The prediction has a mean pLDDT of 75. This is a predicted structure of a 138-nucleotide RNA (c-di-AMP riboswitch aptamer (ydaO/yuaA leader)) from a Peptococcaceae bacterium.

[in-house]
RNA backbone atom coordinates (compact mmCIF):
# COMPACT_ATOMS: atom_id res chain seq x y z
C1' N A 1 0.00 0.00 0.00
C1' N A 2 -1.47 -4.02 -2.82
C1' N A 3 -3.84 -8.92 -2.85
C1' N A 4 -7.52 -12.46 -1.02
C1' N A 5 -10.44 -14.71 2.73
C1' N A 6 -13.71 -14.82 6.98
C1' N A 7 -17.60 -11.82 10.69
C1' N A 8 -21.45 -8.53 11.58
C1' N A 9 -24.87 -4.55 10.16
C1' N A 10 -27.20 -2.27 6.61
C1' N A 11 -29.20 -1.89 1.23
C1' N A 12 -30.04 -5.32 -2.96
C1' N A 13 -31.00 -9.96 -6.38
C1' N A 14 -33.48 -15.00 -8.00
C1' N A 15 -38.38 -17.18 -5.27
C1' N A 16 -45.08 -17.39 -2.98
C1' N A 17 -41.63 -17.49 1.11
C1' N A 18 -42.61 -11.31 4.24
C1' N A 19 -44.88 -9.22 8.89
C1' N A 20 -47.62 -8.89 13.50
C1' N A 21 -48.38 -11.20 18.24
C1' N A 22 -47.69 -14.83 21.89
C1' N A 23 -45.17 -19.07 24.46
C1' N A 24 -39.98 -19.79 24.92
C1' N A 25 -35.20 -18.96 26.18
C1' N A 26 -33.47 -18.94 21.12
C1' N A 27 -36.71 -24.55 18.76
C1' N A 28 -38.68 -22.77 13.99
C1' N A 29 -43.02 -23.96 18.15
C1' N A 30 -48.55 -21.60 18.07
C1' N A 31 -51.55 -18.09 15.92
C1' N A 32 -53.32 -13.95 12.52
C1' N A 33 -52.50 -11.14 8.32
C1' N A 34 -50.55 -10.48 3.45
C1' N A 35 -48.21 -13.91 -0.71
C1' N A 36 -48.37 -18.46 -3.44
C1' N A 37 -50.00 -23.91 -4.60
C1' N A 38 -52.71 -28.40 -4.50
C1' N A 39 -57.72 -31.44 -4.49
C1' N A 40 -62.44 -30.63 -5.47
C1' N A 41 -69.41 -29.75 -9.04
C1' N A 42 -73.28 -28.55 -12.45
C1' N A 43 -72.73 -26.17 -17.87
C1' N A 44 -69.45 -26.29 -21.11
C1' N A 45 -64.87 -28.40 -23.95
C1' N A 46 -64.35 -34.43 -28.39
C1' N A 47 -60.57 -31.03 -24.13
C1' N A 48 -57.80 -35.98 -22.06
C1' N A 49 -56.91 -40.93 -20.37
C1' N A 50 -56.98 -45.89 -21.08
C1' N A 51 -47.92 -49.24 -19.58
C1' N A 52 -44.62 -46.43 -24.46
C1' N A 53 -48.72 -45.36 -17.16
C1' N A 54 -50.64 -40.91 -15.61
C1' N A 55 -49.87 -36.52 -13.00
C1' N A 56 -47.86 -31.41 -9.78
C1' N A 57 -44.03 -27.59 -8.14
C1' N A 58 -40.54 -24.51 -11.50
C1' N A 59 -38.49 -19.73 -16.47
C1' N A 60 -35.97 -25.21 -17.25
C1' N A 61 -39.08 -27.54 -22.67
C1' N A 62 -37.35 -29.04 -27.10
C1' N A 63 -33.36 -30.69 -31.32
C1' N A 64 -28.91 -32.15 -33.20
C1' N A 65 -24.11 -34.25 -32.50
C1' N A 66 -20.22 -36.66 -29.66
C1' N A 67 -19.74 -40.42 -26.28
C1' N A 68 -16.32 -44.69 -21.78
C1' N A 69 -23.59 -45.87 -25.54
C1' N A 70 -25.04 -47.60 -17.76
C1' N A 71 -23.18 -42.42 -18.14
C1' N A 72 -20.87 -37.71 -19.54
C1' N A 73 -20.41 -33.51 -22.45
C1' N A 74 -20.56 -30.18 -26.41
C1' N A 75 -23.67 -27.13 -29.94
C1' N A 76 -28.08 -24.33 -29.62
C1' N A 77 -34.01 -23.51 -28.54
C1' N A 78 -39.11 -22.82 -25.98
C1' N A 79 -38.62 -20.04 -21.82
C1' N A 80 -36.26 -16.77 -17.68
C1' N A 81 -33.36 -13.54 -14.65
C1' N A 82 -29.77 -9.10 -14.10
C1' N A 83 -29.80 -1.59 -13.78
C1' N A 84 -31.77 3.78 -13.20
C1' N A 85 -30.99 1.61 -5.37
C1' N A 86 -39.14 4.09 -5.70
C1' N A 87 -42.48 0.64 -9.18
C1' N A 88 -44.15 -0.34 -13.95
C1' N A 89 -44.18 -0.55 -19.45
C1' N A 90 -41.28 -0.69 -23.92
C1' N A 91 -36.11 -0.02 -27.57
C1' N A 92 -31.39 -1.48 -27.76
C1' N A 93 -26.64 -3.70 -26.57
C1' N A 94 -24.28 -6.83 -23.08
C1' N A 95 -24.03 -10.96 -19.46
C1' N A 96 -26.36 -15.18 -17.19
C1' N A 97 -29.61 -19.09 -16.52
C1' N A 98 -32.53 -23.07 -19.89
C1' N A 99 -32.09 -27.01 -12.90
C1' N A 100 -33.98 -29.90 -9.74
C1' N A 101 -37.34 -33.08 -7.53
C1' N A 102 -42.28 -34.39 -5.48
C1' N A 103 -47.01 -37.80 -5.80
C1' N A 104 -47.60 -43.05 -6.12
C1' N A 105 -51.88 -46.53 -10.45
C1' N A 106 -54.23 -40.96 -9.26
C1' N A 107 -56.55 -36.10 -10.01
C1' N A 108 -58.57 -32.11 -17.05
C1' N A 109 -61.42 -27.19 -16.16
C1' N A 110 -64.36 -26.08 -11.73
C1' N A 111 -68.36 -22.48 -7.24
C1' N A 112 -68.67 -23.85 -2.51
C1' N A 113 -65.69 -26.46 0.78
C1' N A 114 -61.64 -29.27 2.37
C1' N A 115 -55.97 -28.66 2.41
C1' N A 116 -50.56 -27.50 2.06
C1' N A 117 -46.09 -24.12 2.17
C1' N A 118 -44.13 -19.68 3.85
C1' N A 119 -37.94 -22.41 1.80
C1' N A 120 -33.29 -22.26 0.59
C1' N A 121 -29.15 -19.68 -2.11
C1' N A 122 -26.13 -14.83 -3.79
C1' N A 123 -23.54 -9.96 -3.63
C1' N A 124 -21.76 -4.28 -5.16
C1' N A 125 -23.89 -6.62 -9.91
C1' N A 126 -24.66 -3.67 -16.48
C1' N A 127 -25.01 0.27 -19.61
C1' N A 128 -27.98 3.11 -22.76
C1' N A 129 -32.61 5.68 -24.47
C1' N A 130 -38.18 6.77 -24.26
C1' N A 131 -42.64 7.60 -21.37
C1' N A 132 -45.86 6.75 -17.15
C1' N A 133 -47.46 6.13 -11.65
C1' N A 134 -46.45 7.11 -6.74
C1' N A 135 -44.09 8.84 -1.88
C1' N A 136 -41.14 12.27 0.44
C1' N A 137 -38.83 17.34 0.74
C1' N A 138 -38.44 22.66 -0.10
RNA sequence: CACAAAAUAAAGCUGAAUCUAGUGUUAUCUAGAGCGGGGGACUCUUUUUUAUGGGGUGAAUCGCGAUUCUUUCGCGUAGGGCUUAACCUUUUUGCCCGAAUCCGUCAACUAACCUCGUAAGCUUAAGAAAGGUGAAAA
Rfam family: c-di-AMP riboswitch aptamer (ydaO/yuaA leader). Its family is annotated with regulation of gene expression and cyclic-di-AMP binding in the Gene Ontology. NCBI's taxonomy places the organism under Bacteria, Bacillota, Clostridia, Eubacteriales, Peptococcaceae.